[in-house]
This is a predicted structure of a 114-nucleotide RNA (SAM riboswitch aptamer (S box leader)) from an uncultured Thermomicrobiales bacterium. Rfam family: SAM riboswitch aptamer (S box leader). Rfam links the family to the GO term regulation of gene expression. It was read from a public genome assembly, where an Rfam model found it. Its mean pLDDT, the model's own confidence on a scale to 100, is 83.

RNA sequence: ACCUCAUCCAGAGGGGCAGAGGGAUCGGCCCGAUGACGCCCCAGCAACCACCCGCCGACGAUCGCCGGGCAGGUGCUAAUUCCGACAGGACCCGGACGUCCUGGGAGAUGAGGG
Numbered sequence: 001a002c003c004u005c006a007u008c009c010a011g012a013g014g015g016g017c018a019g020a021g022g023g024a025u026c027g028g029c030c031c032g033a034u035g036a037c038g039c040c041c042c043a044g045c046a047a048c049c050a051c052c053c054g055c056c057g058a059c060g061a062u063c064g065c066c067g068g069g070c071a072g073g074u075g076c077u078a079a080u081u082c083c084g085a086c087a088g089g090a091c092c093c094g095g096a097c098g099u100c101c102u103g104g105g106a107g108a109u110g111a112g113g114g
Stems, first nucleotide, its partner, number of pairs: 002113007013042005021031003025085004043077003047074003051069004056064003081106001086103006
C1' cells in the first nucleotide's frame, strides 16, 4: 500500500511566520488581503487507544457491555463528513423539478492486522 472493525447532526481559539488560494474529487454552495489554506508556539475539544471509578453479566486469573472520570498516545478546533454524486421508499404532481426518510458508495479518524 492493502484488509477488518468502529465512529463521523454535539464540541473546541489566540499569537507568530508567510502570502493565494482553500473546503478530497466532480457539480453546487461557501471561506479568503477585515489575510483563508499551510507551518510553529500556547490554549481548547474529547472520537478511538491507554489509565482510573461504578453498575451488571460471567467468574480461577480475569474478561465483556454500558455509564462516568482523565487528557498520557493519536486525532480534531467554519458550515451534518457543508450538500449532492448510486439505489430504494414516501410526499407533491398531468409531468418534471423538488422535499423528506432509509441503505449503500466515496472520504476522514482511531484500533488491530499487514